[in-house]
Context: one part of a larger RNA
RNA sequence: GAGUAGCGAGACGUAGGUGAGAAUCCUACGGGCCGAAAACCCAAGGUUUCCUGAGGAAGGUUCGUCCGCUCAGGGUUAGUCGGGACCUAAGCCGAGGCCGAAAGGCGUAGGUGAUGGACAACAGGUUGAGAUUCCUGUACUACCGAUAAUCGUUUGAAGAAUGGGGUGACACAGAAGGAUAGGCUAUCCUACUAUUGGAAAUGUAGGUCCAAGCAUUAAGGGAGCAUUGAUAGGCAAAUCCGUCAGUGCAAUUCUGAGGUGUGAUGGGGAGCGAAAUUAAGUAGCGAAGUAGUCGAUUUCAUGCUGUCAAGAAAAGCCUCUACUGAGAUUAAAGGUACCCGUACCGCAAACCGACACAGGUGGGUGAGAAGAGAAUUCUAAGGCUAGC
Numbered sequence: 001g002a003g004u005a006g007c008g009a010g011a012c013g014u015a016g017g018u019g020a021g022a023a024u025c026c027u028a029c030g031g032g033c034c035g036a037a038a039a040c041c042c043a044a045g046g047u048u049u050c051c052u053g054a055g056g057a058a059g060g061u062u063c064g065u066c067c068g069c070u071c072a073g074g075g076u077u078a079g080u081c082g083g084g085a086c087c088u089a090a091g092c093c094g095a096g097g098c099c100g101a102a103a104g105g106c107g108u109a110g111g112u113g114a115u116g117g118a119c120a121a122c123a124g125g126u127u128g129a130g131a132u133u134c135c136u137g138u139a140c141u142a143c144c145g146a147u148a149a150u151c152g153u154u155u156g157a158a159g160a161a162u163g164g165g166g167u168g169a170c171a172c173a174g175a176a177g178g179a180u181a182g183g184c185u186a187u188c189c190u191a192c193u194a195u196u197g198g199a200a201a202u203g204u205a206g207g208u209c210c211a212a213g214c215a216u217u218a219a220g221g222g223a224g225c226a227u228u229g230a231u232a233g234g235c236a237a238a239u240c241c242g243u244c245a246g247u248g249c250a251a252u253u254c255u256g257a258g259g260u261g262u263g264a265u266g267g268g269g270a271g272c273g274a275a276a277u278u279a280a281g282u283a284g285c286g287a288a289g290u291a292g293u294c295g296a297u298u299u300c301a302u303g304c305u306g307u308c309a310a311g312a313a314a315a316g317c318c319u320c321u322a323c324u325g326a327g328a329u330u331a332a333a334g335g336u337a338c339c340c341g342u343a344c345c346g347c348a349a350a351c352c353g354a355c356a357c358a359g360g361u362g363g364g365u366g367a368g369a370a371g372a373g374a375a376u377u378c379u380a381a382g383g384c385u386a387g388c
Base pairs, nucleotide, nucleotide: 012030013029014028015027016026017025031385032384033383034382039365040364041363042362045345046344049343050074051073052072053071054070055069059067060066079140080139081341082340083339084338086117087116091112092111093110097106098105099104121138122137123136124135125134141337142336143335144334147331148330149329150328151327158324159323163320164319165318166317167316171307172306173305174304177300178299179298182294183293184292185291186290188207189206190205191204192203209267210266213262214261215260216259217258220255221254222253223252224249225248226247227246228245229244230243231242233241234240271285272284308311351360352359367379368378369377370376
């Protein structure tokens, strides 16, 4: 220079409290803002920022009794959620091998590697801070298994490949249908309610539910199915698959959202609501729970129809033998179940941008009125009131 520029999109006001000190912290009331978001749940990333108590030097563009700041203490509980003890893709590594002055490069078998496949849990409650993890109730998966019954031991129960076959197994677009989530209206319940001596009706406000599992049923969709004989194919074998030739049956089988019953003599529920003081809308009590209508971008559905650019692999599962060879199957009381993650932020003051930065950041849920609509405006639930 200069107490100048600036103090980074935005609406706050009043009262009370705390305190040495309050425009700024807390509480209440009123106003306002977002509402396909400025709400909620995940992933990435961050790594204690979470909660409680205390503090105010510095950080906070003012202030500060406050904080994502400082100090201390506490907090993340899993057979089923995600990952591993399973599988493979691109990519990467790579025994031998090939190439190369060296370093090293490529690459077979093999390994590794999810963003994909496979795989068993739901509802409610609870903390100051954790929950599909704790608790309550009801389940499921794998393995072990007392006991009982049945079958079998060369007249072979049963298991079974690192092998064979099937399945897994897949593009894009479009249309119609079933169903559900959800919404709305009525019904029902609770509370309040002018007038009235009293009650009812009316009106106003709020609520009007519940999973997995198990049993049963089913809109629909797919495939012809069963059996006999033969069989130079499937690198050996095969009763499996394939191929060929017959016979019988129009049914059989697979898949399948949802509904109903149970789960539930349970949970939750508007509302009512103590005592105690160290502790409150806490403990406790607890009504109704039906019908109609609209209706999805969700599901049946990897379905159907159409099109051309013709749309992963492996494990798993089923089956077949090679092979093994004495126990096995069913029911079942009871039992066992490893490692890692789990707090909190997460369109943001906690991530990426040197900052408490008008920027950037993948997925899911996403209500009402008007509307074609997730546009737009106003609102619900919920959140915020933006650090002069």
This is a predicted structure of a 388-nucleotide part of an RNA (large-subunit ribosomal RNA, domain III) from Tepidibacter sp. Z1-5. Its Rfam family is "Bacterial large subunit ribosomal RNA". Rfam 15.1 lists 51,934 matches to the family in 10,816 species.